[in-house]
Context: one part of a larger RNA
Parts: sequence; structure tokens; C1' cells
RNA sequence: GGUAUAUGGGGGAUGUCUUGGCAUUAGAAGGCUAUGAAGGGCGUGAAAGUCUGCGAAAAGCUUGGGGUAGUUGACAAACAAGCGUUGAUCCCAAGAUCCCUGAACCAGCGUGUACUGAAUACAUAGGUACAUUGCAGCGAACCGAGUGAACUGAAACAUCUAAGUAACUCGAGGAAGAGAAAGAAAAAUCGAUUCCGUCAGUAGCGGCGAGCGAAAGCGGAACAGCCCAAACCACUGGGGUUUCCCCGGUGGGGUUGUAGGACUUUGCACAUGAGAGUUAGAAAACUUCGGUUAGGGGAACGACUUGGAACGGUCGAUCAUAGAGGGUGACAAUCCCGUACCUGAAAACUGCAAGUCUCUCGUAGAGCACCUGAGUAGGACCAGUCACGUGAAACCUGGUUUGAAUCAACGGGGACCAUCCCGUAAGGCUAAAUACUCUCUAAUGACCGAUAGUGAACUCAGUAGCGCGAGUGAAAGAUGAAAAGAACCCCGUUUAGGGGAGGGAAAGAACCUGAAACCAUAUACCU
Repeated sequence: GGUAUAUGGGGGAUGUCUUGGCAUUAGAAGGCUAUGAAGGGCGUGAAAGUCUGCGAAAAGCUUGGGGUAGUUGACAAACAAGCGUUGAUCCCAAGAUCCCUGAACCAGCGUGUACUGAAUACAUAGGUACAUUGCAGCGAACCGAGUGAACUGAAACAUCUAAGUAACUCGAGGAAGAGAAAGAAAAAUCGAUUCCGUCAGUAGCGGCGAGCGAAAGCGGAACAGCCCAAACCACUGGGGUUUCCCCGGUGGGGUUGUAGGACUUUGCACAUGAGAGUUAGAAAACUUCGGUUAGGGGAACGACUUGGAACGGUCGAUCAUAGAGGGUGACAAUCCCGUACCUGAAAACUGCAAGUCUCUCGUAGAGCACCUGAGUAGGACCAGUCACGUGAAACCUGGUUUGAAUCAACGGGGACCAUCCCGUAAGGCUAAAUACUCUCUAAUGACCGAUAGUGAACUCAGUAGCGCGAGUGAAAGAUGAAAAGAACCCCGUUUAGGGGAGGGAAAGAACCUGAAACCAUAUACCU
């Protein structure tokens, strides 16, 4: 020096566990904010720190309800001083307080009224004053709109694709958007919108490359329809003017394609009735009932035995609308919390139904030709969107420029024309079925189990640390049933540490199990 065995050290793998995560289902909720939010700073306890709570009325105050013997939140034990059956602590509801900040208040914008007032005559823009319970800021995704890439694919690349995606901006709601046919179809019809399945990777589009990619129809989910403008009438204000017009306001009327309505006229009918309703179509409140926010009741087991401990084993019982689950010194229906089931609200919030309540109520015929959304529809040029890349390219939308008709009308049916059919634009509102989950409740898992699962199971993680900054970003779980956390003695520096003793089933805090690398000691053999 090597090999082997044994005993240790070292290290923290493995096994077991789970406070934490992940995913999903059902229900709820879907906002907060100038009555000052979200987020911070600083305070606040008998007591130094951090977390939690709270705000100079400061781990809290008041009222109402629940609840019952202890209690003054956690790390974190002890001590001090208290409180409590005259009901504390605790839980729920309502109220009070709520420092400094932060939209953060000063202002600004919007709206309304009045007065002024350019180029430019009237006017308009602008300005001034006053009023303002309007806006602003925050918030995870979903939604509408605006702006809008590139990598990539095409085996290169330019049209194309990626993709109207990412990103940015604005805006709104619990959903948003869409929506009651100037529709879809085809010789037959259907009857708002939305979503799902199918149609169908079809018809098509496409350097006809890569790729992109419908719709009708059919089957389902859910269903709901309405209001203005105008004609005309009444009342009323202003203006121009001279007996006529123009511009308004309020109310009635009226709302559609089998055209409808206004106006004139003729006939019939009408309330002790019928219908509808708080999300559109008008709109408010109350009562009853139900739900949520605390709770309450809630069955049934003993002995022996092994063991540190019985929830194990043996024997014999019981309950079950409860044998879900968790805890308890090992595996418990019957020990504890619970579970099935039953039950409960002074207060606040909330839902549906019923009632009170509130609102509405004509139809047929004839005449007349008054109304039915104009710088609109359409055209030209240029773009965009439509599955559709300019194509034979309709339809829809926009820019520029033009520019109708008025029901014997107008638009559409994929160039265009005719016939035929379908519809009625240029005003508006509209629940449900659908999308999402920062959040709450209940539950589930052939999901993870501490190098996994969230970045984060851990006094104290978006922490420590890093970066000028925007940002980036960890490691770190387990004594034991119970601290019983090792009194006392000895060595030692009044150490550290060790040896006894005691406690414990074992485990000694660098604490469950305790692999390997690596290090050492002892023995044997070889060199």
C1' cells in the first nucleotide's frame, strides 16, 4: 500500500407521513370607489421583535341575536394585572370610531343656465360667471371596439401563412355582443338572435403551392317580443311678415308588407268583464312564503388477552334514514368531533310564487291619395371585410366624388337582363340558452407527496439575495403518546463536551427511518 470482515464517523438517499398545492363538479357571487377604494406608511398590547387584528374611541367601543365555563389572537412558555353564571372570552347581524397617505381635492373635463363673442353680416367656434348626488382610480379572466407585428410554414422567398394572433389603447357588463328580416330559400316553403351537434374537411378559395375553409338544411338548448320618427289633432312659445308661412315645446294619435297608418264616412261592440305586469314593451311599495349570513337536537359496547399504550386478537352484544370523514398512546359504526335525519333568526341581504297593488282594452266596409326614416340608396375610383387572394365577384363597410325613387314605389335572390319569388333600408330597445373565475360554500380525484406539487407546506415568500432600473428570485417540513426537553454526581476554564444517574417502548433536541460516495479504528491475509 492492497483485499476482506467487524465497529464507528460522515452524509441525507429511501420508506412512511402531510399542514400545502393541482385539477374538476355543483351552487353562490361577479365588483370596490370623492360617504375617499385597492395598495401602503406609522402607530396600537403590562411586556423587546415579527405575523394577525385594529386606528389616537387603536388585539378594540355600542346594540340585537346565538352560545356556555372559562378567558385576555399566534410564534411562545412563564410572569404581572385583570375579566367572567348580574353570562365573560367566542360566533353572526347592524352601528360608531377609522391617524398620514394613495384617484387624493388644488384643479380639470363633461352637462345645464345666463352673459358675452372672432375670421365673417346673421351665426358659429371661443371666452366669462354660476350650478352640478356626472366623470376620474383599482380589479383575475371573459366581452365589444381601435391600432396592429415578427419569428414561423411554404423544406429558399416576395403574393400567401403565422393572424386580425401577440402586444398596446379605449369602453362596458355580470355577462358582453347579436337580435325581431329591405332575411333564408327555390317552384315547396321557413319565420328574431345566440349556442351545441351534424352538414364537412364537403362546396369553394389558393405562387390552384403551403395552406385557408363556409352556408342553407336537419337534430337539439333556450324561447318574447316591442317602442319611436312621420301624416293628423289639441294646447302653447318664438320669428318673419301682414292674414299667410317658418322654427320649436308638451300631450294625444300611430308603428307595418296578405302593406300599414292618418283623414272623411257607414255599421256593430264595450267594463260587476277580459288580459297583462316590475329584465325590453309605464312604474312604486307592502304582506305572506322560501334562501343566505350564527346555531340546536342527534342512536348504539363490554369483558379477557398481547402490548408503553388497544382502536389489534378472542368471546359475547347493540344501533343504523347514521358502516362519509377526522381525532384519540397501533387498524374504532357503538370513546370524542361529526355523519343521516329533524330543527332554528331579533337584525341585514336576497329570490320566487300568491295576494294587495298598478296598467291596458275595439272591429268590419267604402272613399281619399296625406304619411311611412335623404346628402340616404345607387353610380364611378380606391380600399377593407366576407371561407372567397380582383376574379364573371354579387352582398356588407369605409374614403373621395356624384347622386335617386316615394307604394303603379324601393331592395334582394353571387356579374348582368327578363319573368317569377322573397322582403320593406337609411331610428331605437330587448330576458333566456353562451363565455369566464380575483372570490365564497360544499364535494370529488387510477392528481403530487417536500429536487414532487404553486415560485412559496416552514417565526416571517414574492421573503433573503441579485440588479442603477424595468425586473429577477431561492434554500428551508417530521424528537416523543406526553417535554416526561435529562434533577443530582464526576472530569473540565463557573466552558464546550464527555461519563454516570434518572425518565422513556425507543428516539436527546445537529432529534423518525438513516442507503451510497468519503474518512477512520481493530483483526486476518498478501506485497